[in-house]
RNA sequence: CCCCGCGUAGUUUAGACUGGUAGAGCGCCUGGCUGUAGACCAGGAUGUCGCUGGUUCAAAUCCGGCCGCGGGGA
Numbered sequence: 001c002c003c004c005g006c007g008u009a010g011u012u013u014a015g016a017c018u019g020g021u022a023g024a025g026c027g028c029c030u031g032g033c034u035g036u037a038g039a040c041c042a043g044g045a046u047g048u049c050g051c052u053g054g055u056u057c058a059a060a061u062c063c064g065g066c067c068g069c070g071g072g073g074a
Base pairs, nucleotide, nucleotide: 001073002072003071004070005069006068007067010026011025012024013023020057028044029043030042031041032040050066051065052064053063054062
């Protein structure tokens, strides 16, 4: 220098192909239950979807550039 994959909640990740309310597990908080805790049950909070620009009525999703991580090639 070239090519490919990945980046989404505290954490692990689904969703992208096919644009239309951002989800799940674990964790966290509150309540119930319990002598206490755990387990269980009910409820709740938490996301500039890596950054930036474009297309569109509408972008996590499509397109361009950039950054980071990983792999391959020269």